[in-house]
RNA sequence: CACUCAUUUGGAGCACCCGAGGGACCUGGCCCUGUGACGGUGCAGCAACCGGCCUUGAGCACGGUGCUAAUGCCAGAGCAAUGAGGA
Numbered sequence: 001c002a003c004u005c006a007u008u009u010g011g012a013g014c015a016c017c018c019g020a021g022g023g024a025c026c027u028g029g030c031c032c033u034g035u036g037a038c039g040g041u042g043c044a045g046c047a048a049c050c051g052g053c054c055u056u057g058a059g060c061a062c063g064g065u066g067c068u069a070a071u072g073c074c075a076g077a078g079c080a081a082u083g084a085g086g087a
Stems, first nucleotide, its partner, number of pairs: 001086001003085006013043005021032003026076004044068003048065004052060002054057001072079001
């Protein structure tokens, strides 16, 4: 990056800083949030995909990304995000 494929079940937190919104966009709900949300940093954790290892297992957290409120929060429309490949 309107490219292709797969997935969107479940799983997983503390501290410091910031200071008012946030839950991708739209509509209708509902929820989180000055008892500090969201975001940033540090460490920790989870284990989705790709790689690696072996005792080949729903195994290991070793590497690359990712993720750590609620079924992508619910519904509609249509989209979004993540991984791998490709350009």

The prediction has a mean pLDDT of 87. Predicted 3D model of an 87-nucleotide RNA (SAM riboswitch aptamer (S box leader)) from a Candidatus Dormiibacterota bacterium. It was read from a public genome assembly, where an Rfam model found it. Of the family's consensus pairs, 92% are formed in the model. Lineage of the source: Bacteria > Bacillati > Candidatus Dormiibacterota.